Predicted 3D model of a 696-nucleotide part of an RNA (large-subunit ribosomal RNA, domain II) from a bacterium. Its mean pLDDT, the model's own confidence on a scale to 100, is 82. Its Rfam family is "Bacterial large subunit ribosomal RNA". The RNAcentral record of the full RNA draws on ENA.
Context: one part of a larger RNA
Formats: sequence, structure tokens, C1' cells
RNA sequence: UCCGGCGAGUUACCGUCUGCGGCUUGGUUAAGGCCUUCCGGGCCGAAGCCUUAGGGAAACCGAGUCUGAAUAGGGCGUCCAUUGGUCGCACGUGGUAGACGCGAAACCUGGUGAUCUACCCAUGAGCAGGUUGAAGCGCGGGUUAUACUGCGUGGAGGACCGAACCCACUUAGGUUGAAAACUGAGGGGAUGACUUGUGGGGAGGAGUGAAAGUCUAAUCAAACCAGGAGAUAGCUCGUUCUCUCCGAAAUAGCUUUAGGGCUAGCCUUGAGCAACUACGUAUUGGGGGUAGAGACACUGAUUUGGUUUGGGGCCCUUUCCAGGGUACCCUGCUGAGCCAAACUCCGAAUACCAAUGCGACUAUCUCAGGAGUCAGUCCGCGGGGGAUAAGCUUCGCGGUCGAGAGGGAAACAACCCAGACUAUCUGCUAAGGUCCCGAAGAUAUACUUAGUCACUAAGGAAGUUGAAUUGCUGUGACAACCAGGAUGUUGGCUUAGAAGCAGCCAUCAUUUAAAAAGUGCGUAACAGCUUACUGGUCGAGCAAUUCUGCGCCGAUAAUGAACGGGAGUAAGUAUAUCACCGAAGCAGUAGAUUCAGUGAACCUUCGGGUGAACUGUGUGGUAGGAGAGCGCUGAUGGUCAGAUACAAGCCGUACCGAAAGGAGCGGUGUCGGGGCCAUCAGGUGAUUAUGCCGGA
Repeated sequence: UCCGGCGAGUUACCGUCUGCGGCUUGGUUAAGGCCUUCCGGGCCGAAGCCUUAGGGAAACCGAGUCUGAAUAGGGCGUCCAUUGGUCGCACGUGGUAGACGCGAAACCUGGUGAUCUACCCAUGAGCAGGUUGAAGCGCGGGUUAUACUGCGUGGAGGACCGAACCCACUUAGGUUGAAAACUGAGGGGAUGACUUGUGGGGAGGAGUGAAAGUCUAAUCAAACCAGGAGAUAGCUCGUUCUCUCCGAAAUAGCUUUAGGGCUAGCCUUGAGCAACUACGUAUUGGGGGUAGAGACACUGAUUUGGUUUGGGGCCCUUUCCAGGGUACCCUGCUGAGCCAAACUCCGAAUACCAAUGCGACUAUCUCAGGAGUCAGUCCGCGGGGGAUAAGCUUCGCGGUCGAGAGGGAAACAACCCAGACUAUCUGCUAAGGUCCCGAAGAUAUACUUAGUCACUAAGGAAGUUGAAUUGCUGUGACAACCAGGAUGUUGGCUUAGAAGCAGCCAUCAUUUAAAAAGUGCGUAACAGCUUACUGGUCGAGCAAUUCUGCGCCGAUAAUGAACGGGAGUAAGUAUAUCACCGAAGCAGUAGAUUCAGUGAACCUUCGGGUGAACUGUGUGGUAGGAGAGCGCUGAUGGUCAGAUACAAGCCGUACCGAAAGGAGCGGUGUCGGGGCCAUCAGGUGAUUAUGCCGGA
């Protein structure tokens, strides 16, 4: 992992609601007693309980009572109207109990452990071999005597090397191991704070500890065993057959509250009934201060010009008074301009409120039973926070997903289209498409040359289309070519020089068809080349600017990856027209079913009930509410099959039913029982709980 079996809303009591039944001259018995066949019943039994009156904390009063000084007011009742009361059974649900099942870590009580290990006590045992050579002592030297010293002797040491023994520093292997800590090779201690045998001591908030929270029997920041005990678990996981109808929420308030609750909101089932109730739309009437806008209409912010407003600063002048200047500052006035969520002289669209008309006809609302939900998500619009960042965060309005399948977007919860009862080898459409993959296409007029189409900006460019404006132009434009482009003069100044061309000033005049006191190169300065300007050749448009359509560059990331691919010059883009394809949408045909209406026929206690058929309407669905069924085991009653094999079980099989499921037939199966109908009872349905047991 797979297969088989087991495996989770139960039971008792007390409430509450609904349904059914009994009684209502109110209902009902409990313990107990009597009778009785097995065992279940029958009959007594009114103690008690609920109801028939409420109010008050109570005394108490009573259709009233409490509060209160009150005869006031108010609260709860009475009255009216409904019909109501009680007992039993059953479903739903609440409470108390383990209360749907499994699951802690822990806490407490009483015991068992020091045969492992830590420490201590008593009594024993062990340590090959080799090395070093302390003190002391002896003899000699030496001294007055010591001291000191040489040679011996001696045998000290948490001394040295190194087996046994003890340890565990490194490394390799082992890691479903040979082993729940080992093996190999090296390593450390090895007469000591050494190692070890046997016996003994103290224990669970306690022991022991050369101290690591270490060790206390493979268990230690509080051992193990049994019990309290089914501890508790606002947490995780799981919770078993089918179909039908409806169908949410992820919000508000409060919460030692934020992943939990309670009440409300939103869902469902039943009952009820009142209004021009709710809703939609049209008209009319309202209030507003948002979007926008505004600035001599305020508050604030704000750029610049003018000014013989006033003040200050600085400079000049001045004995003083005064005066002059000012590319400075503030202020007044004024021209032009600009801004605001916490500005408003103004001011929408929507939205909201009310009235009326129409549409709808209980959808609104009230009461009662049952819930679930309180982590939301993305998209569009209006905002706040952030950086006018985030698949960010937080509000408001709407939509989708959530709980929604189908078609499109290559693939793609939240985008576009569209809401799946079932069947169908029928038709029409939506979004989106129509060259091939791959269903379906053509026509017309333009544009694009970039494979743009098929990722992006600032910025850049004689790409190209269309529109417009202003100039020049057969008295010859523009481009090109031929020719000229001169003189005073090297203008003056400056300068070493400055001659059109370093720089400053001026920028005249003459001859001319025209020619700058010179446009750019160039020279040390000249020279030289060239331009403006003019003539000729040529012969028809040329130049500049603005707007616009489609293109170009800008364009760089790690495997090759930006039309879905092929391919395409349209099969790209724009405009227009007519077709077609295309979904579970709509329609056709057949069938099932909800609800509403009509309603044959049957039954009737005449109140009504069952109900074929027809018409209309619906039938996506998580949490969840409501309804109808299938199957399993057993019980009771009825009924049936069975001796030539009757039943269960098992194997095979082409049948029936909308589903859970149910037959028939063939085989196997040798006495064990079984099928169908009705009613009842439940240890009643498993792909999931790292479920439990068994098997592969």
C1' cells in the first nucleotide's frame, strides 16, 4: 500500500415545540394491594401533580394588585376575542449526566524499585617487565667545629616507558547494524583523588551528584505500577444508504475578546392575518453641500509685474536741518496668474424622504420549531494608508467565485458570454471566431513592409499616408553646372604681427548685373579655398512649419520559449456590408418531478378526502432546514413454496426500477431453515479517524 471484518448523536430523568390518540360532568394515577395461564396482563388504589386568578420580596389583598401621601400616573393582570385543559405515544430540540467517537501534556492518592547507575560504609582482591635514583646513612676530602663537597649505600614519587586492567581523544566502517552505542587502526591512565569482588545504606519535589540538570533498571527539568478516570481539551482528525424542495454567511454590538462565544442580521419549516404593507416604475414636491467650479465671497496657501502708499536697511552728501541714489526687505493699492479633506459667493447627476397613478397580490409583516455563519476572495468604480508600489492594507457601491458546471480567453476559482431536471446522429444564437491543426468567408475602399501584427516608456529620425498654414515661382523658382564675387582698403584701434576671418569700435562710400569693411576652412601675418549676392545653361514646381494614420530605433539574464503551433504580405490594421460556425443559453420532440389552477372518477360522518388528465410555473448548489423512500438484524400476526433439492450463502448471467436496490434462470450447497404482506424494536448501512484486528 491493498483485501476482509469491527468502528462514532446513544440511554435515563426533567423541560419545550409539533403530530397522533384518550378524557373533558377537569385530566391523571404513584407506592402498594387483589386476581391470573409460562409470562405478560386485568381490576383497585386521589396521597400527589397540572389546571380552574392574579398581583406583591413578603405580610397580605383579590378581578384586581404592586408602587405611592394619593381616589393620580405607571407595571403586571382581569374583561373582549380566540377555543383551551390534562394524560399517553412518537419526531425535533434544550438541560443534567462521559452525552457523537478517538486523542494529550499534566494533577492527586497509595505502593514498587540503588541486581543498571551516582555517592557513602564494612570486608577482601589485583597491578608482567624495564627506567630514574629524593631524604637518610657510611667512608673520604674539607673546617677549630659546622657548612660545603666526592664516591658509595639507600629506594622516595597523585615520578618515567610499557602489557594485564580501566578509559574513550582521532579516524574509517556500521546506520532496515553482528550490536537500541559496536568493530578495526591508532590514543590516554596504568602505586593511585587507581581498578575491582561480596555484603550493606539512603528514593520520587525525594535521593545522589569533583556540578553535565548528571544518574536513580534501554524511562528523568521530577522514575515506575495501580487507582481518582471515560480528568479536561474554546484544539486537530473522523462520523457509514438513496432521491426530492428551499438554501446561507464570512457583517454589527458586547466579550481577559480577537481561529471561541451571546444577541441581532442573512437560511429553512409550520401557522396567521390587517393595511393601498413591502417592492418596481412614472409624475410631482422636498432637504442637502458631494463631483465640479470659484478667488474683490471668507479662512489659509501662493508666483510675478507696476506704483511719488508708508516704514526700515545700505551707499553718497551733509556742522545741523534737509537732500539724492538703490538689481535690498516688509507693508498698502493695483494688473496678470495659481491652490485646499478639515475654504465656499456657487453647485449637479445619483441616492434618500413623502404624496399620487400604474404594475404586482402577501413576496412585506407577526408568532412558533430547527439551523449554519462571525478567517472571505478577486474584478470594476469612489476614497483613506503606502511611494496616485504590491497577487499590499482598510472602508463604501456593484459583480463573480465561495456554493457554479457549460462556451471563449492556448493552458488559467474571481475576466467575457451564459445559470446544467433527463434523453436526442434536430434547429437558432451569445461571447469569440471562419488558411491548416480545428467547426465556419466573402466583398469593397484605404493603410502598413516592420513578419509590425505577436510585451513597454521618456527620447530620437528627410520612413511613409492624409489635412492645413506661410512664402518663392515661365518677368524662370529649388537643386546642379559655367562665370563673376570688385574698388577706396591692409577701415580705425589694439598688437611683434592683426591685411574680411584673436579681440574692441564703427559698419560708410564707389564701380556695378552683383559682390558683407565679410559665412566657414586656412596663414606667423599675407596668400589660397569657400559662402552670401549676381549673370548664364536648364525648364516646373520648390522651401519651411503645424496637426494626423500606420510603421522604425530605443529593446540587455541566466536550458530555447512574449502569434498556442504551422504558416501568412494578408490569413495584418481601419472602415463598411452580407453570410456562416459556435454553449449544458433559447427553441423542437419524448419523459420525470415541485408548486399553483381547472378537475373526470371513487369514497363520505355531507364538513370534506383520494385523485386520472390538462394548463401554467419551476427543478446548479457547500454549511444548513424540510420531505419521501431503499436495504440489514430480530419480534408478533397473516400468508406462501418445499421431497424429483426447500431456503440462506457462493459462482455465472444479455432482465426490471428515477436511485438506494430487486427479480428470473443455470450451477454449487444435504436439513441447519426461508420468501412475501402488515406492525414493532434496534449494537442498522464505511474509500478515509498517521483508526483497531487478521491476511497478502